[in-house]
RNA sequence: CGGGGUGGCGUAGUUGGUGGCGCGUCGGACUCAUAAUCCGAAGGUCAGGGGUUCGAGCCCCCUUCCCGG
Numbered sequence: 001c002g003g004g005g006u007g008g009c010g011u012a013g014u015u016g017g018u019g020g021c022g023c024g025u026c027g028g029a030c031u032c033a034u035a036a037u038c039c040g041a042a043g044g045u046c047a048g049g050g051g052u053u054c055g056a057g058c059c060c061c062c063u064u065c066c067c068g069g
Stems, first nucleotide, its partner, number of pairs: 001068005008023004017054001025041005047063005
C1' cells in the first nucleotide's frame, strides 16, 4: 500500500431501503430401527467505536485482527 472480518462452519448481499443460501443443530413425517429423503423451527450487537443519512453489512474517519506486497 492492497484485499478481507456477515448465525456453530462456509459463503452471497454489485443502486444505501425486510440480511439470504449450503452444511450443521433441534422438532416432526417416513421406517421394525438407523441412514437417506421430505416438512418445519431456532440461531446474526454484520470485528470494535464514532460520523454522514429519514434509513448503513454497504459511504467517511479511527482502532483491532487475518492474508498478500